[in-house]
Context: one part of a larger RNA
């Protein structure tokens, strides 16, 4: 000097407290333990694993099993020596893979020997390993924690170790920012600078808008035409202050003004010096070690989907603030040529067939969905709930037995608000209510990311609870 206290003292976060909604009970989806297994690959394992890596396991992926193969090897370089243009089609065997077999075809440059490209084969030479070791590493990650801290220099103090500075009195989110002092000043963090959004002007009007004139339709910016609104996308404005209280200042309060917006206006990127030998030799590289007719390549097939059970994390519900059935409204942000596809026709449907548009503010996915209006159910395990099965059909792919998705008919189980406990959220959030993407042939997505519509209740305060910052005290620890 720290680290640590069921010491103290100040502060602070959805930490408690007020309120909302949720888990925990059912079904079922997805992950793990655990059992099983030829095998169910491998890794994450308080909080900081468990819809994680995986942003997509039917073959492929795949690294596991089991069988069948091949050894310089699946891919690449060089040397040397054979041969042949390469391509390519044919047969056998064969689950393939691989293993014999045949057939065609000589390329530039030279008259020719040759040479030079290019393949195959043989030797040889470096291969190859998702084996091990994250406690040899690098990189990237997580966490404290977006918490406010965390150092140096030079001078002073101290025998040192080290202290001061960074304490101390106010104040901020903030080691902010202001007195004040043996300190003085600097860095790494805070903030600002970046980017989305909330007002406005400017400039630009096509594919995007239509107030106004005119044409035209059953309708429709649908045409001529307008640059007015919206709306896009480049510039810029604008927050900084002003006023009244209270302070020495920093500042802090005002349902005070103006003003779209006020005291960091709202989110976002952005993570110091360190902790956890935290994770990761399976992204990647990379020391060591191990393996070289096998721990390496290849192929089929199977497994990762397995099933007394046990835990996370979601989905759908248990109904009337709701079901259903008909009719009418309004988003936003993405994606679209091996693609997205209007219309019309068949099909009850999943769709198929024909035809058309678009390389996209111009078509096109696309219907938004909760909502509102009518009509019915009348409280029941029911017209709630849809597990589960049984049948017949679509699509996608060589191929849906293990093991895929979707439609239709029929079935119609648990469930009547969930026990100790236990999570999430302070505003356009919470609940809620639907679009879209990526990954993708399809798809087990109820997952992840984003985009919107509706849209609350509460906070008296900081005694406990958790955790965390600062001084300060004990300390049997380092």
């Nucleotide at each position: 000097u720290g680290a640590c206290g069921g010491g103290g003292g100040u502060c602070c976060g959805c930490a408690c407290a007020a309120g909302c909604g949720g888990u925990g009970g059912a079904g079922c989806a997805u992950g793990u333990g655990g059992u099983u297994u030829a095998a169910u690959u491998c890794g994450a394992u308080g909080a900081u694993a468990c819809g994680c890596g995986a942003g997509g396991a039917a073959c492929c992926u795949u690294a596991c099993c089991u069988g069948g193969g091949c050894u310089a090897g699946a891919a690449u370089g060089c040397u040397g020596g054979a041969g042949g243009a390469c391509c390519g089609g044919a047969c056998c065997u064969g689950a393939a893979a691989g293993g014999g077999u045949u057939c065609u075809u000589u390329g530039u440059a030279g008259c020719a020997a040759u040479a030079c490209a290019c393949c195959u084969c043989c030797a040889g030479u470096a291969a190859g390993g998702u084996g091990c070791u994250g406690c040899a590493u690098g990189g990237c990650u997580g966490u404290c924690g977006u918490c406010a801290g965390c150092u140096c220099g030079u001078g002073c103090c101290g025998u040192g170790a080290g202290g001061u500075g960074u304490u101390g009195g106010g104040u901020u989110a903030a080691g902010u920012c202001c007195c004040g002092c043996a300190a003085c000043g600097a860095g790494c963090g805070c903030a600002a600078c970046c980017c989305c959004u909330a007002u406005c002007u400017u400039u630009a009007g096509u594919u995007g808008c239509c107030a106004a004139c005119a044409g035209g339709u059953c309708a429709a910016g649908c045409u001529g035409g307008g640059a007015a609104c919206u709306c896009u996308a480049a510039a810029g404005a604008a927050a900084c202050g002003c006023c009244g209280u209270c302070g020495u200042a920093a500042g802090a309060c005002g349902c005070g003004a103006g003003g779209a917006a006020g005291g960091a206006g709202g989110g976002g990127a952005u993570g110091a010096u360190g902790u956890c030998a935290a994770g990761u030799c399976a992204u990647c590289a990379u020391g060591g070690c191990c393996u070289u007719u096998a721990u390496g390549c290849c192929c089929a097939g199977g497994g990762c989907u397995a099933c007394a059970c046990a835990c996370g994390u979601g989905c759908u519900a248990c109904a009337a603030u709701g079901g259903u059935a008909g009719g009418a409204a309004c988003a936003a942000a993405g994606g679209g040529c091996u693609g997205c596809u209007a219309c019309u026709u068949g099909g009850u449907a999943a769709c198929a067939a024909g035809c058309u548009g678009c390389u996209a503010a111009u078509c096109u996915c696309a219907a938004a969905a909760a909502u509102c209006c009518u009509a019915u159910c009348u409280c029941a395990g029911u017209u709630c709930g849809g597990a589960u099965u049984g049948a017949g059909g679509g699509c996608u792919g060589c191929a849906a037995c293990u093991c895929g998705c979707c439609c239709u008919c029929a079935u119609g189980a648990a469930g009547c608000u969930g026990g100790a406990a236990u999570c999430g959220c302070u505003a356009g959030u919470a609940a809620u209510c639907g679009u879209a993407u990526a990954u993708c042939a399809g798809c087990a997505a109820u997952g992840a990311u984003a985009c919107g519509g509706u849209g609350a209740a509460u906070a008296c305060g900081u005694u406990c609870c958790c955790g965390g910052a600062c001084c300060u005290u004990g300390c049997a620890c380092a």
Molecule: small-subunit ribosomal RNA, 3' major domain
Organism: uncultured bacterium